[in-house]
RNA sequence: GGCCAGAUAGCUCAGUUGGUAGAGCAGGGGACUGAAAAUCCCCGUGUCGACAGUUCGAUUCUGUCUCUGGCCA
Repeated sequence: GGCCAGAUAGCUCAGUUGGUAGAGCAGGGGACUGAAAAUCCCCGUGUCGACAGUUCGAUUCUGUCUCUGGCCA
C1' cells in the first nucleotide's frame, strides 16, 4: 500500500431485509438470615465510532474518515 471483518450499557455480546435498542455478567436497592453465603424480586435517558448523503423517518442503506483485528504484498 491492497483486500476482508468489526466499532451498540462498566465488561462480553445480540439485534431489527429502515419505524427512535436488549440479554448475560458486573453494580445499586429490597426480601430471607442471629449475621453471612446462596436464592428470589426490582432498578438502564446508552451522543448504537465521527461527518455527510438518501428518506416522512437511519443503529440499520450509501460515501468518506478514525480506530481495532486478520490476510496478501
The RNA shown here (transfer RNA) has 73 nucleotides and comes from a Pseudomonadales bacterium.
It matches the Rfam family "tRNA". The family's RNA type in Rfam is transfer RNA.
It was read from a public genome assembly.
Lineage of the source: Bacteria > Pseudomonadati > Pseudomonadota > Gammaproteobacteria > Pseudomonadales.
The coordinates come from a structure-prediction model, not an experiment, and the mean pLDDT is 81.